[in-house]
RNA sequence: GGGACGAAUCGGUCUAUCGCCAGGAAAACAUCCUGGAGGAAAGUCCGGGCAACGCAGGGCAAUGCACCCUGAGAAAAUCAGGGGAUUAAAGUUGUAAAGCUUUAAGACAGCAAGUGUAGCAGAAAAUAACCGCCUCGUUUCGGGGUAAGGGUGAAAAUGUGGAGUAAGAGACCACGGGUUUAGACGGUAACGUUUAAAUGGUACAAACCUUGCAUGUUGAAAGACCAAGUAAACCUUAGUUAUGGAGUUGCCCGCUCCUUGCUUCGGCAACUAAGGAGGGUAGGUUGAUUGAUCCAUGGGGCGACCCCUGGACCAGAUAAAUGAUAGACAUUCAAACCUUGUGUUUGGAUACAGAACCCGGCUUACAGAUUUGUCCCUUUU
RNA sequence: UGCCCUGUGGUGUAACUGGAAACAUGUGAGAUUUCGACUCUCGUGACACGGGUUCGACUCCUGUCAGGGCAA
Numbered sequence: 001g002g003g004a005c006g007a008a009u010c011g012g013u014c015u016a017u018c019g020c021c022a023g024g025a026a027a028a029c030a031u032c033c034u035g036g037a038g039g040a041a042a043g044u045c046c047g048g049g050c051a052a053c054g055c056a057g058g059g060c061a062a063u064g065c066a067c068c069c070u071g072a073g074a075a076a077a078u079c080a081g082g083g084g085a086u087u088a089a090a091g092u093u094g095u096a097a098a099g100c101u102u103u104a105a106g107a108c109a110g111c112a113a114g115u116g117u118a119g120c121a122g123a124a125a126a127u128a129a130c131c132g133c134c135u136c137g138u139u140u141c142g143g144g145g146u147a148a149g150g151g152u153g154a155a156a157a158u159g160u161g162g163a164g165u166a167a168g169a170g171a172c173c174a175c176g177g178g179u180u181u182a183g184a185c186g187g188u189a190a191c192g193u194u195u196a197a198a199u200g201g202u203a204c205a206a207a208c209c210u211u212g213c214a215u216g217u218u219g220a221a222a223g224a225c226c227a228a229g230u231a232a233a234c235c236u237u238a239g240u241u242a243u244g245g246a247g248u249u250g251c252c253c254g255c256u257c258c259u260u261g262c263u264u265c266g267g268c269a270a271c272u273a274a275g276g277a278g279g280g281u282a283g284g285u286u287g288a289u290u291g292a293u294c295c296a297u298g299g300g301g302c303g304a305c306c307c308c309u310g311g312a313c314c315a316g317a318u319a320a321a322u323g324a325u326a327g328a329c330a331u332u333c334a335a336a337c338c339u340u341g342u343g344u345u346u347g348g349a350u351a352c353a354g355a356a357c358c359c360g361g362c363u364u365a366c367a368g369a370u371u372u373g374u375c376c377c378u379u380u381u
Numbered sequence: 382u383g384c385c386c387u388g389u390g391g392u393g394u395a396a397c398u399g400g401a402a403a404c405a406u407g408u409g410a411g412a413u414u415u416c417g418a419c420u421c422u423c424g425u426g427a428c429a430c431g432g433g434u435u436c437g438a439c440u441c442c443u444g445u446c447a448g449g450g451c452a453a
Base pairs, nucleotide, nucleotide: 001377002376003375004374005373006372007371008370009369010368012329013328014327015326016325017324018323020036021035022034023033024032025031038352042363043362045361046360047359048358049357050219051218052217053216057253058252059251060250062215063214064213065212066211067083068082069081070080071079072078084108086105087104088103089102090101091100092099093098109210110209114208115207116204117203118202130150131149132146133145134144135143136142137141158176159175160174161173162172178199179198180197181196182195183194184193185192186191223286224285225284226283234276235275236274237273238272239271240270244258245257246256247255248254260269261268262267293312294311295310296309298307299306300305330350331349332348333347334346335345336344337343338341382452383451384450385449386448387447388446391406392405393404394403400436407425408424409423410422411421412420429445430444431443432442433441
C1' cells in the first nucleotide's frame, strides 16, 4: 500500500418552478406562514401498553420457554459482565485413553427414570462368539471356555502396564480419564483447587416422554358515540318435571341459576340454543399521536444502564400525503485530452426500502463512506 | 391491518412415528401399420431456497422466498 471477514456509526446536500397532506391566520374562496418516513417504517418472531368479553376454588390437558451465576430492564425467544461443559480449527504433551493453550460457534435441562429407534454391512447394535486363541470328544465335524488380536460399521462395551490363566477378561492391582456423593480452602455467586469414598453406564429428547417455570380468550376490521336503513319475519335440528336444562369460553370435578301453555296424547303454539338461506348499511366523530419520548451539560458504573439540571414538541393520512422537472455541488466508476496535476472535458452510477393504534427487543435486506478488530499478500527499513 | 395453511418430474398426486423418492398422464426414440390412432419396449425428468440437529433429512427445527385462504 492492497484484499477478505466481523463489529459500530452515518446513509446525500443546496437552489428554482409546478404540485400533495396536516395545522394556524375568527368562518368561506384566494393568499401567506409552520411542519411532513426509517434504521430497518419490513418479517409479524417474542414482550408490553390499551380495549372488549370471561373469571369462587381444585385437578387434568394443550402450548411455549429452559446451560449456570451476578447485575440491568416495565417485561421479553431482551441486554451487560462473568463461569462451566460440548463441538470445530490450529499448536502442543502423552505408548494410548485423553489432557493443556489460543480462537470461534450456538436452539448446551434430563438417555445414570421409563418406552421407542439404530436401514445397509457385520457373527453380534445392547441378554455380543464369524475368523482367531484354549480345551474336550466318537477329529473333512461337533460341544464348552475366551472380548487379547483380525474383520464390518457413524457407533462394538474405560486407556496403558502388571500380576494371573489351559487360553483370556475391570474378574484383580497400580497409574490416567469419566460419573456420583461428602469434606476443606478461595470466590457475592455460578464455579475452581484439593482430599476421600463409591461406581462400570453406546448414540439419539430439533423421538415419545420426564423435570422446572410461564400462559384466560380475542385483537384497532379491538372498542365508544352519533346519523341512516332493515325482516323480532322464513327454513332445519335439539331441548323445555329429572340419569333434566343453562352458565362457568380446551376438558372434568365442584359451584351457581332455572323450573312453559293447550291437548282428542298424535301433536300444536310459545320460548331458548345451534346452523342454514336471506334483508339492510358501505357514512361521520373518537380510539390516534406528550411518551417506559427526544436533545444538551454534569455525575455514578468495567458495562448494560441509572441519576440531577435545563430545553424541545418533531407525520397523522383512511384507498391512503411526504412528489416531479431543471440546474449546481459531493462521492465514485469508465473513456478521451495534455498542461502529467488531489488537472480538465464527456458519459454513467448513488443502496435496501414507504408510517397505517403506540412502545421495547429479535430476525432479515442494504450502493457507498468513516472508525475499529482479526487474518492474508506485497514493498521498504 | 390481524390470523391461518401450502410448496415433490411439464401436469395431478403418493412416500413424511428419519434409512436406495413411487404411480398416472405428458414427452423422446424404436416396434407394429400402406399412413395414423390404440397397443408394446426402452428412456427422459422432481423434494421452493439457505442454515442447523443427526452416523444419515422430502420427513425434525429454524430463517427467507413464492402462492392461497379467512376475518367488518
Two RNAs folded together computationally: RNase P RNA and transfer RNA, 453 nucleotides in total. Rfam match: Bacterial RNase P class A. Rfam links the family to the GO terms tRNA processing, ribonuclease P activity and dimeric ribonuclease P complex.